Model confidence (mean pLDDT): 89 of 100. A computed fold for an 85-nucleotide RNA from a Woeseiaceae bacterium, annotated as c-di-GMP-I riboswitch aptamer. The model forms 95% of the base pairs in the Rfam consensus.
[in-house]
RNA sequence: ACUCGAUAAAGGCAAACCCACCCAAAGGUGGGGUCGCAAAACCACCGGUCUAAGGGAUAUUUCCUAGGACAGCGGGGCUACCGAA
Numbered sequence: 001a002c003u004c005g006a007u008a009a010a011g012g013c014a015a016a017c018c019c020a021c022c023c024a025a026a027g028g029u030g031g032g033g034u035c036g037c038a039a040a041a042c043c044a045c046c047g048g049u050c051u052a053a054g055g056g057a058u059a060u061u062u063c064c065u066a067g068g069a070c071a072g073c074g075g076g077g078c079u080a081c082c083g084a085a
Stems, first nucleotide, its partner, number of pairs: 004083002012037002017032006035072001042077002045075003048070003054065004
């Protein structure tokens, strides 16, 4: 240095749920919370998933559509703390 990851040390993040706010929605932000996480830091590049305001079709209620989302779905990219085996 690379790979790897301890019942190590120091620290970090925070699912569900609750409250407030933002949003058309999905979802997000803040506070509480703590299921879990060694990248659960960051990036929508690939696949996937969610939503469908606007637009389109239909013609009266349904369908399609991402320039909206999800990094705690997988892959990839990129950066980083510690150091037992």
Description:
The organism belongs to Woeseiaceae, within Bacteria. The sequence was found by an Rfam model in a public genome assembly.